Predicted 3D model of a 350-nucleotide part of an RNA (large-subunit ribosomal RNA, domain IV) from an Anaerolineaceae bacterium. It matches the Rfam family "Bacterial large subunit ribosomal RNA". The prediction has a mean pLDDT of 86. Taxonomically the source falls in Anaerolineaceae (Bacteria, Bacillati, Anaerolineae, Anaerolineales).
Context: one part of a larger RNA
């Protein structure tokens, strides 16, 4: 200087993204113990006292000579002794008595996810996954649905209180307008519409008739209209806890402001409740209040929501949580600023 310890005047987080790391607290006993709640918890909340080692009271267990009773046996009493609990007290060292070692640091507030669990083996443990619950479709059993040219074979030796798929995600109080599009179901009157059916009519080819032009049966043979002809599509309806979506300009009130009210244009319909500069606010360090001597971060409000919003849930919530984010207490080499010592290396000398 590097590593890994130890100690450190004075201050006490000024260090830093951030108390990262360190410190600090700790065993066991007693007292004590707040909001809040889901009445279970929170809680080892939080604060607090005590703790070695000597005799050692009361008082309590066990076992019981021993006496009362008694047919026996329970029972009763005063309880000797013995064992061990148990500690008031009282003595007594030391600075220091869970004397070393092991042995939580605590509080407030917000925010996320309900909780325990799981995850990126070898940068991420989380606010992701999953979770019970909720809810919507599917599926009558040779189920749906999934593997698998099939045979099978899971589903299930189950059968609708079951199974398969989706979305949300304990619980509380809720969960609101559009069915125009796009997608499910349903529905059949009309439209369109295969392939098949059908066979009008045309063409070639030519027995035959005709002087010629030409005509031209039957077979063959090339085509080939109308007509019938499912589903689907169009179409008419339902459906959002199916994909989804949820306005605009004007003008108004006796200071100004604002605008409950009015008018207009467009939409399927114009965003309810609740939240709200939010893990969502650009303008922005929005404005005002609390915390500081200052506070782009916290936290309470305002609402002007660029661009919240109700099962891609909405807004709450006690318990939990190596999550985020703010304050504080108690602690400290984090730092003000460093320095001293310990081992082991670098280095240097043989």
């Nucleotide at each position: 200087c590097c590593u890994u310890c130890g100690u450190u005047a004075a201050g006490g987080a000024a260090c830093u993204c951030g108390g990262c790391a360190a410190a600090a607290u700790g065993g066991c006993c007693c007292c004590g113990u707040a909001a809040c709640u889901u009445c279970g918890g929170g809680a080892g909340a939080a604060g607090g006292g005590g703790u070695g080692c000597c005799a050692a009271a009361a008082g309590g267990u066990g076992u019981g000579a021993u006496a009362c009773g008694a047919a026996a046996c329970a029972g009763u009493a005063g309880u000797a002794g013995c064992a061990c609990c148990g500690a008031a007290u009282g003595g007594u060292c030391g600075c220091a008595g869970u004397g070393a070692a092991a042995u939580g640091g605590c509080u407030c507030u917000a925010g996320u996810g309900a909780c325990u669990g799981g995850u990126u083996a070898c940068c991420a443990a989380a606010a992701c996954c999953a979770c019970a619950g909720g809810u919507c479709u599917c599926u009558g059993c040779a189920a749906a649905g999934u593997c698998g040219a099939a045979a099978g074979a899971c589903g299930a030796u189950g059968u609708a209180u079951a199974g398969g798929g989706g979305c949300u995600g304990a619980c509380g109080c809720c969960u609101g307008c559009c069915c125009a599009g796009u997608g499910c179901u349903g529905g059949a009157a009309g439209g369109u519409u295969a392939a098949g059916g059908g066979g009008a009519g045309a063409g070639g080819u030519u027995a035959g008739c005709g002087c010629a032009a030409g005509c031209g049966a039957a077979g063959c043979u090339u085509u080939g209209a109308a007509c019938c002809g499912a589903a689907g599509c169009c179409c008419c309806a339902g459906u959002g806890a199916a994909c989804g979506g949820c306005g605009g300009c004007c003008g108004u009130a006796a200071c100004u402001a604002u605008a409950a009210c009015g008018g207009u244009c467009c939409u399927a319909a114009g965003g309810u409740a609740g939240c709200g500069a939010a893990a969502u606010u650009c303008c922005u360090u929005g404005u005002c209040g609390g915390g500081u001597a200052a506070g782009u971060u916290c936290c309470g409000a305002c609402c002007c929501g660029c661009a919240c919003g109700a099962a891609c849930g909405g807004c709450g919530u006690a318990a939990c949580a190596a999550c985020u984010a703010g304050a504080g207490c108690a602690c400290u080499g984090u730092c003000u600023c460093a320095a001293c010592g310990a081992a082991g290396g670098a280095c240097c000398c043989g």